[in-house]
Molecule: transfer RNA
Organism: Methanobacteriota archaeon
RNA sequence: GCCCGCUUGGUGUAGAGGUUAUCAUGCAGGAUUGUCAUUCCUGCGACCCGGGUUCAAUUCCCGGAGCGGGCG
Numbered sequence: 001g002c003c004c005g006c007u008u009g010g011u012g013u014a015g016a017g018g019u020u021a022u023c024a025u026g027c028a029g030g031a032u033u034g035u036c037a038u039u040c041c042u043g044c045g046a047c048c049c050g051g052g053u054u055c056a057a058u059u060c061c062c063g064g065a066g067c068g069g070g071c072g
Stems, first nucleotide, its partner, number of pairs: 001071007010025003018055001026044006048064005
C1' cells in the first nucleotide's frame, strides 16, 4: 500500500428498515435474614463519526476513525 471482518449501556452480548433496542452482569432503591451472603421485586444505563438513500436508518450505500486478520 491492497483486501477482509468487527465497532450496541461500566463490562460481555442479541437484534439487520417502523414495535418500549434483547439478555446477563454491574450500579441504586426495596423485600427476605439476628448480621453478611444467597434469592426475589423495581429502577438506571448503549447503537464509533460525517454524508447519502428512504415517509422512516442502530440496520442499506459511500467516506473516515479505532481494533483484529490476510497478502505484498